This is a predicted structure of an 89-nucleotide RNA (c-di-GMP-I riboswitch aptamer) from a Gammaproteobacteria bacterium. It was read from a public genome assembly, where an Rfam model found it. The prediction has a mean pLDDT of 87. The source organism's lineage runs through Bacteria, Pseudomonadati, Pseudomonadota and Gammaproteobacteria.

């Protein structure tokens, strides 16, 4: 420096689900649990999703329902940027 991760060690992450907590959710966090994962480390830069509380609208006498909407999130969707353990060449 490069790989299309076959083989072998030693490890590493932890999907649903269930507890607990924040959080309107959508999700996050801890603990439990493993379906998987060579980047299942990092990061929203670009495309994609999830939510819709605060705003606008619209209905309705109110209560309260719709519809749009990200400033919220997803990195275990996908590519992009970075960092890396062991193997091979």
């Nucleotide at each position: 420096g490069c790989c299309a991760g076959a083989c072998a060690a030693g490890g590493g992450c932890a999907a649903a689900c269930c507890c607990a907590u924040c959080g309107a959710a959508a999700g996050g966090u801890g603990g439990g649990g493993a379906c998987g994962c060579a980047a299942a480390g990092c990061u929203u830069c670009c495309g994609g999703g999830c939510u819709a509380a605060c705003g606008a609208c619209c209905a309705g006498c109110a209560a309260u329902g719709g519809u749009c909407u990200a400033c919220g999130c997803c990195a275990g969707c996908g590519g992009g940027g970075u960092u890396g353990c062991c193997g091979g060449c």